[in-house]
Annotation:
The RNA shown here (transfer RNA) has 71 nucleotides and comes from a Deltaproteobacteria bacterium. Its mean pLDDT, the model's own confidence on a scale to 100, is 81. Rfam family: tRNA. Gene Ontology term of the family: triplet codon-amino acid adaptor activity. Rfam classes the family as a transfer RNA. Taxonomically the source falls in Myxococcia (Bacteria, Pseudomonadati, Myxococcota).
RNA sequence: UCGGGGAUCGUUCAAGGGUAGGACAGCAGACUCUGGAUCUGCGAAUCGAGGUUCGAAUCCUCGUCCCCGAG
Numbered sequence: 001u002c003g004g005g006g007a008u009c010g011u012u013c014a015a016g017g018g019u020a021g022g023a024c025a026g027c028a029g030a031c032u033c034u035g036g037a038u039c040u041g042c043g044a045a046u047c048g049a050g051g052u053u054c055g056a057a058u059c060c061u062c063g064u065c066c067c068c069g070a071g
Base pairs, nucleotide, nucleotide: 001070002069003068004067005066006065007064010024011023012022013021018054026042027041028040029039030038047063048062049061050060051059
């Protein structure tokens, strides 16, 4: 340099055009003499900028970063 793949709650993994979800972690409550465990609830995210669309995490373009391959 060229080709391919990836970037989503604090972490990890889903969702492939129509309400962004699970687990762990966090917070609050219940339980308990206290703590832990358990149960219930709550909050929390789409790498950046444009485009297409009634509607974009998802499709297109450009950029940044990471991984794999080729030279």